[in-house]
RNA sequence: ACGACCCCUGCAGAAGAGCGCGGCGGGAUCGGGGCUCCAGCCCCUGUCCAUGCGCCGCCGCCGAAGGCGCAACCACCCCGGAAACGCUCAGGCUGAAGGACUGCAGGUCGA
Numbered sequence: 001a002c003g004a005c006c007c008c009u010g011c012a013g014a015a016g017a018g019c020g021c022g023g024c025g026g027g028a029u030c031g032g033g034g035c036u037c038c039a040g041c042c043c044c045u046g047u048c049c050a051u052g053c054g055c056c057g058c059c060g061c062c063g064a065a066g067g068c069g070c071a072a073c074c075a076c077c078c079c080g081g082a083a084a085c086g087c088u089c090a091g092g093c094u095g096a097a098g099g100a101c102u103g104c105a106g107g108u109c110g111a
Stems, first nucleotide, its partner, number of pairs: 007107007018059001020058006026049004031044005060093003066089001067087003073081002
């Protein structure tokens, strides 16, 4: 059994906390200079634009991937299961993405 639970797929929803500090890394271009047959490249002074991006370091912070810890409780012959609580290793701190989890639909399984 008009198919539970688990699991898979699709759709919808889904929180928190830094535009923190420091270092390094750009693009365009007037003028001048150097190399070169040319194309072009390089250097210097200046101007404009970008710098919530990438890498490194430091400080602060968050908890809802994952992980670890405590434990009510469940089960109990043994072996076990167990939070949205705690930690913050990992992850994250504009947006996007990700996202525990929730709802709906389908699938698988067969109590």
This is a predicted structure of a 111-nucleotide RNA (Glycine riboswitch aptamer) from a bacterium. Of the family's consensus pairs, 90% are formed in the model. The sequence was found by an Rfam model in a public genome assembly.